c-di-AMP riboswitch aptamer (ydaO/yuaA leader) from Melghirimyces profundicolus, 141 nucleotides, folded computationally. Rfam family: c-di-AMP riboswitch aptamer (ydaO/yuaA leader). Rfam links the family to the GO terms cyclic-di-AMP binding and regulation of gene expression. Lineage of the source: Bacteria > Bacillati > Caryophanales > Thermoactinomycetaceae > Melghirimyces. Its mean pLDDT, the model's own confidence on a scale to 100, is 77. It was read from a public genome assembly, where an Rfam model found it.
[in-house]
RNA sequence: AUGUAAAUAAAGCCGAAUCCUGCAGGUUUUCGCAGGUACGGGGGAUGCAAAACAUUUUGGGGUGAAGCCGCCCGAAGGCGGCCGGGAAAAGCUCCUUCCCGAACCCGUCAGCUAACCUCGGAGGCUAUAAGGAGGGAUCAU
Numbered sequence: 001a002u003g004u005a006a007a008u009a010a011a012g013c014c015g016a017a018u019c020c021u022g023c024a025g026g027u028u029u030u031c032g033c034a035g036g037u038a039c040g041g042g043g044g045a046u047g048c049a050a051a052a053c054a055u056u057u058u059g060g061g062g063u064g065a066a067g068c069c070g071c072c073c074g075a076a077g078g079c080g081g082c083c084g085g086g087a088a089a090a091g092c093u094c095c096u097u098c099c100c101g102a103a104c105c106c107g108u109c110a111g112c113u114a115a116c117c118u119c120g121g122a123g124g125c126u127a128u129a130a131g132g133a134g135g136g137a138u139c140a141u
Base pairs, nucleotide, nucleotide: 011126012125013124014123019036020035021034022033023032039120040119041118042117043116047112048111059109060106061105062104063103067082068081069080070079071078072077083101084100085099086098087097088096092134093133094132095131
């Protein structure tokens, strides 16, 4: 000097998943327990929709962006198109670039939904930069 790997402060990303209080623990410790909370989900009518011409094993449904179609294949899987989602360091839009399209749950059952009831409030990741353009808002002159 270059390359590779790991770790760490700050910073940042996906996601609803942040923050607070008390108790325990007593630094050779601890990562626990309880109660709340920003935020997020489900159920739920006598109202709305629908109403035998409807739905029901070809089961149905929920969270989530995570679906549909075609082809190669018996399948798994792969390729392509449409569509959906994320990032590029304040926010919005467009362009460009790089990615994702999983997983889990309910248990025969659920249209919307006031009152009401109920649940979650996790986990994972980045070691490199941090592209371009244009609106909008506010303040001052």